[in-house]
RNA sequence: GGAGUCGGCCAGACAGUCGCUGUGGAUUGCUUAAAUCCAUAGAGGAAAGUCCGGGCUCCAUCGGGUAGGGUGACGGUUAACGGCCGUCCGCCGCGAGGCGAGCAACAGGGCCACAGAGAAUGAACCGCCGAUGGCCGUGGCGGCGCCUGUCAUCAUGAGGGCGCUGGCGCGGCACAGGUAAGGGUGAAAAGGUGCGGUAAGAGCGCACCGCGUUCGCGGUAACGCGAACGGCAUGGCAACCUGCACCCGGAGCAACACCAAAUAUGCAAGCGAUGACGUGACCCACUGAGCUUGCGGGUAGGUGGCUAGAGCGCGCGGGCGACCGCGCGCCCAGAGGAAUGACUGUCACGGAAGCGCAAGCUUUCGACAGAACCCGGCUUAUCGGCCGUCUCCCAUC
Numbered sequence: 001g002g003a004g005u006c007g008g009c010c011a012g013a014c015a016g017u018c019g020c021u022g023u024g025g026a027u028u029g030c031u032u033a034a035a036u037c038c039a040u041a042g043a044g045g046a047a048a049g050u051c052c053g054g055g056c057u058c059c060a061u062c063g064g065g066u067a068g069g070g071u072g073a074c075g076g077u078u079a080a081c082g083g084c085c086g087u088c089c090g091c092c093g094c095g096a097g098g099c100g101a102g103c104a105a106c107a108g109g110g111c112c113a114c115a116g117a118g119a120a121u122g123a124a125c126c127g128c129c130g131a132u133g134g135c136c137g138u139g140g141c142g143g144c145g146c147c148u149g150u151c152a153u154c155a156u157g158a159g160g161g162c163g164c165u166g167g168c169g170c171g172g173c174a175c176a177g178g179u180a181a182g183g184g185u186g187a188a189a190a191g192g193u194g195c196g197g198u199a200a201g202a203g204c205g206c207a208c209c210g211c212g213u214u215c216g217c218g219g220u221a222a223c224g225c226g227a228a229c230g231g232c233a234u235g236g237c238a239a240c241c242u243g244c245a246c247c248c249g250g251a252g253c254a255a256c257a258c259c260a261a262a263u264a265u266g267c268a269a270g271c272g273a274u275g276a277c278g279u280g281a282c283c284c285a286c287u288g289a290g291c292u293u294g295c296g297g298g299u300a301g302g303u304g305g306c307u308a309g310a311g312c313g314c315g316c317g318g319g320c321g322a323c324c325g326c327g328c329g330c331c332c333a334g335a336g337g338a339a340u341g342a343c344u345g346u347c348a349c350g351g352a353a354g355c356g357c358a359a360g361c362u363u364u365c366g367a368c369a370g371a372a373c374c375c376g377g378c379u380u381a382u383c384g385g386c387c388g389u390c391u392c393c394c395a396u397c
Stems, first nucleotide, its partner, number of pairs: 001393004006388005012347007020042009044368001048379002051377005056252004063284004068248005073087005088102001089100004103243002108241002110237003125183002127179003132176002134173005140168002142165007150158003191209006210232001211230008256304004266295006278286001311330008349366007
């Protein structure tokens, strides 16, 4: 200098004018309501998606069970979590680092497209072999029969020739069969490599690696390391059903509470002490008399909940870290048809266009997005900028 990696931060600044909402004060107003003036505060890192988790509120109790849902390495952290931190294992990357719903496939069911012989009660397409059995050939050895002009002989035998046989041998076929070495298909093919072995092969035997079981050592644990044993026979998918372990009652601030106003015990149908309604999936348990629907009519204003909180900032301490403890300081939106806005000027940053030899000047544009009970996370969107950690490459000293 270049290329990366991880983490943190900012989200234009200042001034002025006119508005809006809350709060405090003053004035007007008999009071209330209200109006005016002054002061002060007034969106975010995601306020978003509403995907997880909690607080809070109600459901008589929140009790038992079924169904259903969620989570799934280990240890921590926390109010809690599927978050976060640390570690382990697997995969990717030269590396800093990144990614992973990371239990169980001899409880059972199901699936494995296309290709391929075969995708699982262990498979034979090509290839290899064909030891064994079968078939064909040969006539070397053997056996049997016939002939013989050669030799020996009492019979007869030897030698030679011809034919038969298929016991042994040799050669062939690839019929039965053997074979998972090799080829080929596939995401995946029945542990891998090598040596031996074999008819050819094969954990068939052996060595190493892998896998499983047991034991020992280290570690809180997941797990790692080592040794011995087992020839290894049962593939993959549980992000298919399922099994195992653990967790979860439901609904949500339009919750809920209060004040005020209005009112009609109206009509019809249905359910109900054989238990309705009360819970929003069901059953049990509990309670105990009204309830549901349709039609018709009336009223439809306000207050609380509501922002002081698992709060923010700084410092110190503990911890590798998430996080925790202590001290000091601070108060930091509360609207509710819903405020938080608009304009002007100056400056700064970045992009684009034009002018200029250049310094520079002019014009224009500036991201995603808007609180609604609160909080912890995750995910997604985002113009641009700043800071730091570490890695790799190149060059130089």

Bacterial RNase P class A, 397 nucleotides, folded computationally. Its mean pLDDT, the model's own confidence on a scale to 100, is 76. Its Rfam family is "Bacterial RNase P class A". Rfam classes the family as a ribozyme. Rfam links the family to the GO terms tRNA processing, ribonuclease P activity and dimeric ribonuclease P complex. It was read from a public genome assembly, where an Rfam model found it.